Record summary:
The prediction has a mean pLDDT of 75. A computed fold for a 102-nucleotide RNA from Sporosarcina gallistercoris, annotated as Purine riboswitch aptamer. Its Rfam family is "Purine riboswitch aptamer". Its Rfam clan is "Purine riboswitches". On this family, see Mandal and Breaker, Nat Struct Mol Biol 2004: "Adenine riboswitches and gene activation by disruption of a transcription terminator". It was read from a public genome assembly, where an Rfam model found it.
RNA sequence: UACGAACUUACUUAUAUCUCUCAUAUAUACUCGGGAAUAUGGCCCGGACGUUUCUACCCAAUAACCGUAAAUUGUUGGACUAUGAGAGAAAGUGCAUCCUUA
Numbered sequence: 001u002a003c004g005a006a007c008u009u010a011c012u013u014a015u016a017u018c019u020c021u022c023a024u025a026u027a028u029a030c031u032c033g034g035g036a037a038u039a040u041g042g043c044c045c046g047g048a049c050g051u052u053u054c055u056a057c058c059c060a061a062u063a064a065c066c067g068u069a070a071a072u073u074g075u076u077g078g079a080c081u082a083u084g085a086g087a088g089a090a091a092g093u094g095c096a097u098c099c100u101u102a
Stems, first nucleotide, its partner, number of pairs: 017089009026056001031047005041066002050057001058078007
C1' cells in the first nucleotide's frame, strides 16, 4: 500500500413468481325480445340493467308447479373477476460465522 472492521454521507442494485385467507363490488340478482320442449318436458340464443368496476351473470342437488297449455318457482351448496389488506411458499440483495480450495 492492499485487505479487513466500525461509524457517517452519497450513489447503485434486488425484492420475480405462485398459493391461501379476509374485506369491498353483486344480490352469480333483476328485466326484455326471438326460438324450442311438454309430466320420459321445463331448454337455447341475443339485448338492456345493476358495480366510484374490467370480467362474469352460471352449475349441481333437492322440493314444488304446470293435466298438455305457455309459462315456470322455492330452498341449499359452489365460484370467477376487479380493487385493497394479511399470511405462507419460493426467489433475490446485503452482512456475519464455519468449512474447503487457490